The RNA shown here (transfer RNA) has 72 nucleotides and comes from Candidatus Taylorbacteria bacterium RIFCSPLOWO2_01_FULL_45_15b. It matches the Rfam family "tRNA". From the family's description: Transfer RNA (tRNA) molecules are approximately 80 nucleotides in length. The organism belongs to Candidatus Tayloriibacteriota, within Bacteria.

RNA sequence: GCUCUCGUAGUUAAAUGGAUAUAAUUGUUCCCUCCGAAGGAAUAGUUGCCAGUUCGAUUCUGGCCGAGAGCA
Numbered sequence: 001g002c003u004c005u006c007g008u009a010g011u012u013a014a015a016u017g018g019a020u021a022u023a024a025u026u027g028u029u030c031c032c033u034c035c036g037a038a039g040g041a042a043u044a045g046u047u048g049c050c051a052g053u054u055c056g057a058u059u060c061u062g063g064c065c066g067a068g069a070g071c072a
Base pairs, nucleotide, nucleotide: 001071002070003069004068005067006066007065010025011024012023013022018055027043028042029041030040031039048064049063050062051061052060
């Protein structure tokens, strides 16, 4: 330098054109307990950035940024 894959809650992942983006874990509050652990309930938090296509984009297209793999 070229090609390919990936980027989603603090973390690990699902959702692959149809809406309030889902679960686990973590955080906060409460219940339980003499206190804690375990257990239960509630709650908060997310699509890397900018454009485009579409009635509708996490999903499709282009560019940029970042990570990884292969080739030279």